This is a predicted structure of a 520-nucleotide part of an RNA (small-subunit ribosomal RNA, 5' domain) from an uncultured bacterium. It matches the Rfam family "Bacterial small subunit ribosomal RNA". Gene Ontology terms of the family: ribosome and structural constituent of ribosome. The RNAcentral record of the full RNA draws on ENA and SILVA. The coordinates come from a structure-prediction model, not an experiment, and the mean pLDDT is 84.
Context: one part of a larger RNA
RNA sequence: GGAUGAACGCUGGCGGCGUGCUUAACACAUGCAAGUCGAACGGAGAUCAAUUUGACAGAGACUUCGGUUGAAGUCGUUUUGAUCUUAGUGGCGGACGGGUGAGUAACGCGUGGGUAACCUGCCUUGUACUGGGGGAUAACAGUCAGAAAUGACUGCUAAUACCGCAUAUGCGCACAGAACCGCAUGGUUCAGUGUGGAAAACUCCGGUGGUACAGGAUGGACCCGCGUUGGAUUAGCUAGUUGGUGGGGGAGAGGCUCACCAAGGCGACGAUCCAUAGCCGGCCUGAGAGGGUGAACGGCCACAUUGGGACUGAGACACGGCCCAGACUCCUACGGGAGGCAGCAGUGGGGAAUAUUGCACAAUGGGGGAAACCCUGAUGCAGCGACGCCGCGUGAAGGAAGAAGUAUCUCGGUAUGUAAACUUCUAUCAGCAGGGAAGAUAAUGACGGUACCUGACUAAGAAGCCCCGGCUAACUACGUGCCAGCAGCCGCGGUAAUACGUAGGGGGCAAGCGUUAUCC
Numbered sequence: 001g002g003a004u005g006a007a008c009g010c011u012g013g014c015g016g017c018g019u020g021c022u023u024a025a026c027a028c029a030u031g032c033a034a035g036u037c038g039a040a041c042g043g044a045g046a047u048c049a050a051u052u053u054g055a056c057a058g059a060g061a062c063u064u065c066g067g068u069u070g071a072a073g074u075c076g077u078u079u080u081g082a083u084c085u086u087a088g089u090g091g092c093g094g095a096c097g098g099g100u101g102a103g104u105a106a107c108g109c110g111u112g113g114g115u116a117a118c119c120u121g122c123c124u125u126g127u128a129c130u131g132g133g134g135g136a137u138a139a140c141a142g143u144c145a146g147a148a149a150u151g152a153c154u155g156c157u158a159a160u161a162c163c164g165c166a167u168a169u170g171c172g173c174a175c176a177g178a179a180c181c182g183c184a185u186g187g188u189u190c191a192g193u194g195u196g197g198a199a200a201a202c203u204c205c206g207g208u209g210g211u212a213c214a215g216g217a218u219g220g221a222c223c224c225g226c227g228u229u230g231g232a233u234u235a236g237c238u239a240g241u242u243g244g245u246g247g248g249g250g251a252g253a254g255g256c257u258c259a260c261c262a263a264g265g266c267g268a269c270g271a272u273c274c275a276u277a278g279c280c281g282g283c284c285u286g287a288g289a290g291g292g293u294g295a296a297c298g299g300c301c302a303c304a305u306u307g308g309g310a311c312u313g314a315g316a317c318a319c320g321g322c323c324c325a326g327a328c329u330c331c332u333a334c335g336g337g338a339g340g341c342a343g344c345a346g347u348g349g350g351g352a353a354u355a356u357u358g359c360a361c362a363a364u365g366g367g368g369g370a371a372a373c374c375c376u377g378a379u380g381c382a383g384c385g386a387c388g389c390c391g392c393g394u395g396a397a398g399g400a401a402g403a404a405g406u407a408u409c410u411c412g413g414u415a416u417g418u419a420a421a422c423u424u425c426u427a428u429c430a431g432c433a434g435g436g437a438a439g440a441u442a443a444u445g446a447c448g449g450u451a452c453c454u455g456a457c458u459a460a461g462a463a464g465c466c467c468c469g470g471c472u473a474a475c476u477a478c479g480u481g482c483c484a485g486c487a488g489c490c491g492c493g494g495u496a497a498u499a500c501g502u503a504g505g506g507g508g509c510a511a512g513c514g515u516u517a518u519c520c
Stems, first nucleotide, its partner, number of pairs: 001520004006516005013392006019385002021350001026348003030345003035092003040089002043086008053076004060069003099303003108228008118220002123216008131165001133163002140155006171196005177190005201208002229275003236266003241263008278300004282293004305326005328339004356382001358381003364378001365376004395425004405416004429461001432455004439447001464509005469490003475504005485492002
C1' cells in the first nucleotide's frame, strides 16, 4: 500500500447493486416450511332434479247442500341421477428443494482413467401383450378398555390394494455346441434341449394408463494412478489382520461376512499415534513465482438432540418417517404418553458483533393432477444495518469598504479572506402536484402508484473525521512544568513544549474518517 462476512469511537443527506451469528452442531414459546389426485375405490355429508308413498293442506269441480272428488303447496319416506366437499383404502411425491460444517487427513475431495464387475422411478424410441378367476381388509356399524395418546373384539364392503391360473418375444436359469473378437478372468452373435416368469383398469370415447423385453437419456454405485496440514519430544503397527479354498450376502467386484487352511501385510520414500481441518472452482495479495484463505455464488462430501438399527421404496439406512437405548423438556387421573428450528421468521443464552414472528405465488423452478387447479418461508420482492462497492448532492458566477468577529502582533499591521454580506443565476437529490410502465403470450403483477416522465416551488433540508517533531503533506499563541499526559518507531514533558491540553490557522480524506484485529 492492498484486502475484510469485520468490530469499536466520532459523525451521518440520497440512490443503485450486493451482503449480514465468523461465538454455543447451546436450549427453544408461537406460526408457517410437503403435499396432491374423486378421471383408481367403497362410503359419508350438503344441494338440486326426477321418482315411490304417507300425513297436512285445500284452489277448483260436482252436489240430493248431508257431503264427494281433488290441482298447487308444506313436511317425511323409497329409488335413481347430477354437482360440490371430503375422513379412509389406493397411487405418485415426502431420497428433490432448503440448512449446517460437528465429524472426516479419507478414494472424502481434485484431476485423469476403468467397470469383460453394476443399478437407474419419472422421460424417450421400438416390438409384443393387456385373457380369465379368487380370498381379504380399512372406512362404516356395534361392544369394550383408557385421563389422554391410542387400542382390542365382532360384523359388512370396494378397488389401478392383495393372490393364484392362462398366454410368452431375441427375458431368466441349467446343460452341451459353432463362428467371430478381445485386455487375463472372458465378450458378442447364431441355433438346440429342459425349465421358470406378466398385466389394471378408468373414460367426457378424444384419450389416459398397465405388463414384458431391447435401446437412449438422466442420475447414481464401485475400483485404480497422481495430488491433498503439522509433529519423530509419536518407531514400530496389525488378528478378519494379509492371502487362499468353500458357503452366505449383495445391483455388483471385494474379508463384505462366516468356516477351514497358510503366515502373512504395512513401515525412516515416515507406518502407527497425537494435534488441527470439510475439499474444490474460486477469493485476497503479489510483476511473477509464491503466500494466505475457503463468507456470499457454483460442484462434491458429511450431518440432522446423542448413539445404534432396519423397514418401505427405482432411490434412504431417510432434517419436518419408524423402532430401541441415553440426556433434556412438556402433559398426566401416576397407570402412561408427547417432543426435536444445523428450514423461514422469532425468543433466551453466549458474544466486540450480525436483520422482519413482513408480502406474494405475478415471474422462474419444483411436487401432484388429463385439466381446472392446489401446495411451495425454494424463489421473487419488500423491511432493518454507511457492513461493502459504485454514483450523486450539500450550490454556481460576480463580489474589497479587503466589513464585523476571532487569532496574533514589534500596536504599524498580518491571518481567516472572495470567504461572508450583497447582486445575478440554477434545481441534481430531498419535499409538493399530475401522469405512469416494461417485467405477461389471451387472462393473471407481490414488487407498486415503484422505476420513469412532466410541472410548479424555495439556496432552501444535507459535513464531518483524523492529523500538523522526523519518517509524513501541514505552525503559531496560551495553559501545564518529568506533573497531567502523548507515543507506530525514534522519542516528547523537569518554566518560552511547532511532540501534552485548548484556541486560531493549516494539511489529508470525505458521507465518511480514524483505531483495533487478521492476511499478503